Description: Transfer RNA from a Candidatus Omnitrophota bacterium, 71 nucleotides, folded computationally. The coordinates come from a structure-prediction model, not an experiment, and the mean pLDDT is 80.

RNA sequence: GUGGCUAUGGUGUAUUGGCAGCACGAGAGAUUGUGGUUCUCUUAGAGCGGGUUCAAAUCCCGUUAGCCACC
Repeated sequence: GUGGCUAUGGUGUAUUGGCAGCACGAGAGAUUGUGGUUCUCUUAGAGCGGGUUCAAAUCCCGUUAGCCACC
């Protein structure tokens, strides 16, 4: 340089155009003689910029970072 893959809460992982969900974690509360367990609530997310569309995590273009192959 060329081609390909990946990027979603603090962490891991779903979501094949129509509400972004689950688990762990964190905070608060209930329960308990205390702790643990259990239950409830809260917390917080689509790498970035554009385009298509009534509607984009999803499709298209570019870009950034990481990884793989070739050279």
It was read from a public genome assembly.